[in-house]
A computed fold for a 97-nucleotide RNA from Rubrobacter radiotolerans DSM 5868, annotated as Bacterial small signal recognition particle RNA. The organism belongs to Rubrobacter radiotolerans, within Bacteria.
RNA sequence: GGCCCGGUCCCGGGCAAUGAGGCCCGGUGAACCGUGUCAGGACCGAGAGGUAGCAGCACUAAGCAGGUAACCUCAUGUGCUUUGGGGUAGCCGGGCC
Numbered sequence: 001g002g003c004c005c006g007g008u009c010c011c012g013g014g015c016a017a018u019g020a021g022g023c024c025c026g027g028u029g030a031a032c033c034g035u036g037u038c039a040g041g042a043c044c045g046a047g048a049g050g051u052a053g054c055a056g057c058a059c060u061a062a063g064c065a066g067g068u069a070a071c072c073u074c075a076u077g078u079g080c081u082u083u084g085g086g087g088u089a090g091c092c093g094g095g096c097c
Base pairs, nucleotide, nucleotide: 001097002096003095004094005093006092007091008090009086010085011084012083013082014080015079016078017076018075019074020073021072022071024067025066027064028063034059035058036057037056042051043050044049
C1' cells in the first nucleotide's frame, strides 16, 4: 500500500430504566334533585295496623386529594457484553497478502 472482517453510523425488534395514565388500595365525599334504615312528628284508620318521610345513622356514585409491590397501556435527545436489516467516505480494532 491492497483486500477482507468487526465497530463507529442509519432503520426496526427485544429487555431494562425513567415518566405519565389505567388497574388496585384505603381516606374524603349527596342540606333537596342517591340507596338503605328511618327516633320524633305528620297523614289514613274506631282499632289492629298502614302510608309518605325530616333529622340522625350506615353505605355508595361522580368528584377531590393521597398511596401504589405486581400487572396493563403509552411515551423517551436514557441504558444494554440483546437481536434483525442497511450502509461503509473517514476513523478505530483485527486478519491475510

Model confidence (mean pLDDT): 76 of 100.